[in-house]
RNA sequence: UGGACAGACGAUCGCUGGCAGAUUUUCUGCGAGAGGAAAGUCCGGACUCCACAGGGCAACGUAGCAGCUAACGGCUGUCCGCCGCAAGGCGAGGAUCAGAGCAACAGAGACGAGCCGGCCUCGGGUCGGGUGAAACGGGCAAUCUCUACGUGGAGCAACACCAAAUAGGCAGCCGCUAAUCCGGCCCGGACAGGCUGCGGGUAGGUGGCACGAUGCGGCAUGCGAAUGCCGUACUAGAUGAAUGAUCGUCGGCGGCCCCGGCCGUUGACAGAAUCCGGCUUACGGACACCCU
Numbered sequence: 001u002g003g004a005c006a007g008a009c010g011a012u013c014g015c016u017g018g019c020a021g022a023u024u025u026u027c028u029g030c031g032a033g034a035g036g037a038a039a040g041u042c043c044g045g046a047c048u049c050c051a052c053a054g055g056g057c058a059a060c061g062u063a064g065c066a067g068c069u070a071a072c073g074g075c076u077g078u079c080c081g082c083c084g085c086a087a088g089g090c091g092a093g094g095a096u097c098a099g100a101g102c103a104a105c106a107g108a109g110a111c112g113a114g115c116c117g118g119c120c121u122c123g124g125g126u127c128g129g130g131u132g133a134a135a136c137g138g139g140c141a142a143u144c145u146c147u148a149c150g151u152g153g154a155g156c157a158a159c160a161c162c163a164a165a166u167a168g169g170c171a172g173c174c175g176c177u178a179a180u181c182c183g184g185c186c187c188g189g190a191c192a193g194g195c196u197g198c199g200g201g202u203a204g205g206u207g208g209c210a211c212g213a214u215g216c217g218g219c220a221u222g223c224g225a226a227u228g229c230c231g232u233a234c235u236a237g238a239u240g241a242a243u244g245a246u247c248g249u250c251g252g253c254g255g256c257c258c259c260g261g262c263c264g265u266u267g268a269c270a271g272a273a274u275c276c277g278g279c280u281u282a283c284g285g286a287c288a289c290c291c292u
Base pairs, nucleotide, nucleotide: 003287005285007250008249009248010247011246012245013244015033016032018030019029020028021027022026035269039280040279042278043277044276045275046274047155048154049153050152059151060150061149062148063147064078065077066076067075068074079093080091081090082089083088094146095145099144100143101140102139115129116128117127118126119125120124159207160206161205162204169198170197171196172195173194174193180190181189182188214233215232216231217230218229219228220227221226251266252265253264254263255262256261257260
């Protein structure tokens, strides 16, 4: 520097799903049940809904070069610069002949011009000196800016389906007659009531949701990230949220006696909640390889 581990097995009791059975508010049996970071939610994607003719501006992000990848601000290789004796580490490494802005100390002067001295064709020109990292030719883009490339928004509490009770809505039918309204009166209609149906939405439930850019092994290609092929393995999926405790054996570590016994200990960080690739952070112990 990169990698890998995070005790193993068994028994008992308990918790949460799954399957099967039974004497079905439950019981029994079988089998399963957290991580290297499940964390921070910092990047990037899958997926879902909403928006969206096309082009441009703005805003934000990225920045040597070449590659990998679904994608990335990640990773690999390499150049350059800095640090280190070295293995190695770090880099906010596009552009200052498009424009603007800035520049400590010293120095006359840090971009506006101009100090001292010599010379001259004396309105000025030229040469030299001194300060400083840098003196008219430059520096800073980790200031604006320019260039190239990229970026629609919200997120599984997304979203889809099923769907009570109650109260509204719509339609149909019935509708006592006492009242009210339309009406001079009748019929009829409205209002009120009953029944039926429909529809939206809530509670609740189901799906999304565990086979995937998946792990492991081999072969091939490539310096490598990685890719291709073959084989093999894959039962956490909870939701006021389970995944725990004890004991035994073996193993690890430490100590003692002393060469196989005894004693002690088995410990850190931490815990799923749609999934995946990264980054960052936390972490007791202990392992192997390579390099200086």
Predicted 3D model of a 292-nucleotide RNA (Bacterial RNase P class A) from uncultured Sutterella sp. Its Rfam family is "Bacterial RNase P class A". By type it is a ribozyme.